[in-house]
Context: one part of a larger RNA
RNA sequence: UGACGGGACCCCGCACAAGCGGUGGAUCAUGUUGUUUAAUUCGAAGAUACGCGAAAAACCUUACCAGGUCUUGACAUCCCUUGCAAUGCUGUAGAGAUACAGUGGAGGUUAUCAAGGAGACAGGUGGUGCAUGGUUGUCGUCAGCUCGUGUCGUGAGAUGUUGGGUUAAGUCCCGCAACGAGCGCAACCCUCGUCCUAUGUUGCCAGCACGUUAUGGUGGGAACUCAUGGGAUACUGCCGGGGUCAACUCGGAGGAAGGUGGGGAUGACGUCAAAUCAUCAUGCCCCUUAUGUCUUGGGCUUCACGCAUGCUACAAUGGCCGGUACAGAGGGCUGCAAUACCGUAAGGUGGAGCGAAUCCCAAAAAGCCGGUCUCAGUUCGGAUUGAGGUCUGCAACUCGACCUCAUGAAGUCGGAGUCGCUAGUAAUCGUAGAUCAGCAACGCUACGGUGAAUACGUUCCCGGGCCUUGUACA
Numbered sequence: 001u002g003a004c005g006g007g008a009c010c011c012c013g014c015a016c017a018a019g020c021g022g023u024g025g026a027u028c029a030u031g032u033u034g035u036u037u038a039a040u041u042c043g044a045a046g047a048u049a050c051g052c053g054a055a056a057a058a059c060c061u062u063a064c065c066a067g068g069u070c071u072u073g074a075c076a077u078c079c080c081u082u083g084c085a086a087u088g089c090u091g092u093a094g095a096g097a098u099a100c101a102g103u104g105g106a107g108g109u110u111a112u113c114a115a116g117g118a119g120a121c122a123g124g125u126g127g128u129g130c131a132u133g134g135u136u137g138u139c140g141u142c143a144g145c146u147c148g149u150g151u152c153g154u155g156a157g158a159u160g161u162u163g164g165g166u167u168a169a170g171u172c173c174c175g176c177a178a179c180g181a182g183c184g185c186a187a188c189c190c191u192c193g194u195c196c197u198a199u200g201u202u203g204c205c206a207g208c209a210c211g212u213u214a215u216g217g218u219g220g221g222a223a224c225u226c227a228u229g230g231g232a233u234a235c236u237g238c239c240g241g242g243g244u245c246a247a248c249u250c251g252g253a254g255g256a257a258g259g260u261g262g263g264g265a266u267g268a269c270g271u272c273a274a275a276u277c278a279u280c281a282u283g284c285c286c287c288u289u290a291u292g293u294c295u296u297g298g299g300c301u302u303c304a305c306g307c308a309u310g311c312u313a314c315a316a317u318g319g320c321c322g323g324u325a326c327a328g329a330g331g332g333c334u335g336c337a338a339u340a341c342c343g344u345a346a347g348g349u350g351g352a353g354c355g356a357a358u359c360c361c362a363a364a365a366a367g368c369c370g371g372u373c374u375c376a377g378u379u380c381g382g383a384u385u386g387a388g389g390u391c392u393g394c395a396a397c398u399c400g401a402c403c404u405c406a407u408g409a410a411g412u413c414g415g416a417g418u419c420g421c422u423a424g425u426a427a428u429c430g431u432a433g434a435u436c437a438g439c440a441a442c443g444c445u446a447c448g449g450u451g452a453a454u455a456c457g458u459u460c461c462c463g464g465g466c467c468u469u470g471u472a473c474a
Base pairs, nucleotide, nucleotide: 001474002473003471004470005469007468010465011464012463013462015458016457019421020420021419022418023417026312028310029309030308031307032306034303042053043052064298065297066296067295068294070292073121077120078119079117080116081115082114083113088103089102090101091100092099093098123287124286126285127284128283132281133280134276135275136274137272139270144183145182146181147180148179149178150159151158152157163174164173165172189264190263191262192261194232195231196230197229198228199227200226204221205220208219209218210217235258238252239251240250241249242248301440314414318373319372320371321370322369323368324367330361331360332359335354336353340349341348342347380411385406386405387404388403389402390401391400427450428449429448430447431446432445433444
């Protein structure tokens, strides 16, 4: 000087408390340990692995296994030789890769290209993340981390950065052997909230007309909503109390908004030899008729069990049936698909319109109105299984999703424990998208609808910050 303390002081955080809802019990889904296996590819491991890499494992993907192939190679550059180019099409054999036979043919003839040959080389998701770059997690959006000059100390170092206040903040003020500065904080950026203004189509419709069973449907309008640009607005600016005539803080006015207005992006010096050689790049090592490469089939989907994260429930604030209302944000041409017709349905037929403020996906659902069930393993719950179908796709056996009928398991609110959340939040209700032929999505990311309770307080638990003290630690 640090680090540590079941030392002390001050302070903060959904850290506790106060509340609300979960999880831990059940079924199922997904991930994972283990087990099994020819293979169940690899990585991730307290917090900071475990719905994680994977925003889609039937083939492909695919890295794994079994069998069958190739050896200048599936891919790149260079050299030589040959060629009626090659891709392609047809037939035979084969599981296919491939082999053989036939056909075809722009054009070139110093050759794009193909075949053969020789070697330089290619290739490796092989090893090492403890050789590395890059990227990322975490402490933590915590308020810290440093430097120059000066001063002090023999020196390591100290001072500044400590102290008194204050702040979300090393934020600012005052003081001070310090004076300044840098990286962080804040602001500048995006978005939401108010107003003004410009422009009005595909959006809008107040007033004036026309028309319809009905609809901005039509003429027209440019007010309103909205969209897209440009601007304004918030600064403790104003008033009062407190405070060191300070920083600041408390209350008030006006205001759409008030003291950082809400949300996002933004992550200092560093820590964990943290993660990743399997995104990529890369040193060294290793393989080179194989650890490379092509292919068929299988596996990554096993199943006594353990764990993690979720979904659905256990019901009456509910289930079922009928009627009826209101979003936002997205996506669409290898696409989204309306009206209509067929089917109980999944879906099929068909194809108007739309490269989309125009058309479509599209029905929002909780809600509201009416009816029914009456506390039961039930008209709760839906697992499992049987049968029949639909769709995608060369192909649903291993191993897809969905529909209909039948079946109707566990489960009556969950031990010790444990998690999230402070406001348009929790809870609850649906909607869309990426990936994608299809789908394991109950995941993830975004969107809106309805919409709470509680916070006395900081003694305690956890984490963190400043200062101080002790130390047989570095």

A computed fold for a 474-nucleotide part of an RNA from a Fidelibacterota bacterium, annotated as small-subunit ribosomal RNA, 3' major domain. RNAcentral holds the full RNA, with entries from SILVA. Rfam family: Bacterial small subunit ribosomal RNA. The source organism's lineage runs through Bacteria, Pseudomonadati and Fidelibacterota.